[in-house]
RNA sequence: AAGUACGAGAAAGCGCCAGAACUCUUUAUGAGUUGACGAGGUUGGAGGUUAUCGAGAUUUCGGCGGAUGCCUCCUAGUCGCCUGUCACGACUAAAAGCAAUCCCUCAAAACGUCCGGGUGACCGGACGGCCAAAGGGGAGCGCAUUGACAGCU
Numbered sequence: 001a002a003g004u005a006c007g008a009g010a011a012a013g014c015g016c017c018a019g020a021a022c023u024c025u026u027u028a029u030g031a032g033u034u035g036a037c038g039a040g041g042u043u044g045g046a047g048g049u050u051a052u053c054g055a056g057a058u059u060u061c062g063g064c065g066g067a068u069g070c071c072u073c074c075u076a077g078u079c080g081c082c083u084g085u086c087a088c089g090a091c092u093a094a095a096a097g098c099a100a101u102c103c104c105u106c107a108a109a110a111c112g113u114c115c116g117g118g119u120g121a122c123c124g125g126a127c128g129g130c131c132a133a134a135g136g137g138g139a140g141c142g143c144a145u146u147g148a149c150a151g152c153u
Base pairs, nucleotide, nucleotide: 014065015064016063017062019061020034021033022032023031024030025028037054038053039052044074045073046072047071048070049069075093076092077091078090079089080088082151083150084149085148086147087146097143098142101139102138103137104136105135111128112127113126114125115124116123117122
């Protein structure tokens, strides 16, 4: 110095690059660059799955890995207007029926001005400034609000 093994740490719209596009000069199977803009989202277990939303972005192409999503089953619960058990229905995994309406929930990149790094592709940063959707929270309203057995009043 290289390889292998093991261990530790970090990220979660996150990481990576064999394709692709691009840069440089010493034109070499050389050295590099790019490769998702934010919003929202994770803590009972197992399995499955091409894992939500939108954007003045459109190589944000193509792919690999991961993942907080979703589905099924199990477990534990909430509600079904007293209590318990069981069944059924909807729902929840610190919350708990369904649907629509209104309000709240600072979008960011893009763009403009400027600063810094690099021969370059390009990278990092400051300030200015416009525009989402989903999800969540709140308000009032509509619809729905089961059964058996035992107990209590």
GlmS glucosamine-6-phosphate activated ribozyme aptamer, 153 nucleotides, folded computationally. It matches the Rfam family "glmS glucosamine-6-phosphate activated ribozyme aptamer". By type it is a riboswitch. Gene Ontology terms of the family: catalytic activity and regulation of gene expression. The coordinates come from a structure-prediction model, not an experiment, and the mean pLDDT is 79.